[in-house]
RNA sequence: AGAUUUCUUCGGGGCAGGGUGAAAAUCCCGACCGACGGUGACAACGUAAAGUUGAAGUCCGUGACCCACGUGUAAGCGUGGUUGACCCAGUGUGAGUCUGGGACCGACAGUUAUAGUCUGGAUGGGAGAAGAAAUAU
Numbered sequence: 001a002g003a004u005u006u007c008u009u010c011g012g013g014g015c016a017g018g019g020u021g022a023a024a025a026u027c028c029c030g031a032c033c034g035a036c037g038g039u040g041a042c043a044a045c046g047u048a049a050a051g052u053u054g055a056a057g058u059c060c061g062u063g064a065c066c067c068a069c070g071u072g073u074a075a076g077c078g079u080g081g082u083u084g085a086c087c088c089a090g091u092g093u094g095a096g097u098c099u100g101g102g103a104c105c106g107a108c109a110g111u112u113a114u115a116g117u118c119u120g121g122a123u124g125g126g127a128g129a130a131g132a133a134a135u136a137u
Stems, first nucleotide, its partner, number of pairs: 001137001003135008017029003031117002033106002035062004042054004057104002066081006086102005108120003
């Protein structure tokens, strides 16, 4: 240093202002938000090279919710399934990632009224991140 096992810690943000109404953070105008890994023609540091760090909601995957099957007294665990959204222009050898512009998307249950943003399952789970120990190489 990488591998395996175990343990510890961490691990999601957001309706301002207004309209209608008996009632809406749910409708309408408008506002706001963007989990994790990968990729990355970009950016910063560096004289430069090497390198380091950062960089995608809508490109490839993953996770939460839900469903099925298996297992289990149960809690749970395992396997599989389901699971949203992007175009135009510019530059360029090349754009799915850069620059500019305009769009679009968001589990389930609840609710005096339809929810990405409120409340709840959830002081849960979790992709994964960091660290420690042990073992063999």
Molecule: FMN riboswitch aptamer (RFN element)
Organism: Loigolactobacillus jiayinensis